Transfer RNA from Mauremys mutica, 74 nucleotides, folded computationally.
RNAcentral holds the sequence, with entries from Rfam.
It matches the Rfam family "tRNA". Its family is annotated with triplet codon-amino acid adaptor activity in the Gene Ontology.
The prediction has a mean pLDDT of 80.
RNA sequence: AGCACCAUGGCUUAAGUGGCUAAAGCACCUGCCUCGUAAACAGGAGAUCCUGGGUUCAACUCCUAGUGGUACUU
Repeated sequence: AGCACCAUGGCUUAAGUGGCUAAAGCACCUGCCUCGUAAACAGGAGAUCCUGGGUUCAACUCCUAGUGGUACUU
C1' cells in the first nucleotide's frame, strides 16, 4: 500500500424482510433467606446500537466517508 471481516448496557453475545418499548447470560443494586457470607429465590436500574452524511413516510439494519480492532497479501 491492497483486500476481507468486526464495532450493540460494565463484560460476553443475539436481533435480521427497514416498522413491536433493542433481547439474553454474567456482573451491579434492593428484598428474602442465614448467626454472618455465599448460593438459591423475587424484583430493579443500566444502551438513543463507533462517528458524520445520504436514501426513505420510517434506519442498529440499506448506501457512503471516516475512526478503531482482527486476520490475510505485498